Molecule: Glycine riboswitch aptamer
Organism: marine sediment metagenome
RNA sequence: GCUGCGGGAGACACUUUUUGUAUAAAAAGGGCCGAAGGAGAAUAUGUGUGUAAACUCUCAGGCAAAUGGACCGCAGC
Repeated sequence: GCUGCGGGAGACACUUUUUGUAUAAAAAGGGCCGAAGGAGAAUAUGUGUGUAAACUCUCAGGCAAAUGGACCGCAGC
């Protein structure tokens, strides 16, 4: 590093319209989350330059359940 198992947070089951058999789907509107991913910067340094997080941002992602999920434990390769 990979695989399997277990644990695993946060935030609108928001509002309007359309379809319609719906529990569903699509579009629009604003509100929100930080723990997939991504980006930024501190420090170091004579200057270039390079580099990091669970910090910051929210492009992506997410806001009932499901899915996903950083990280942790066990086992195997």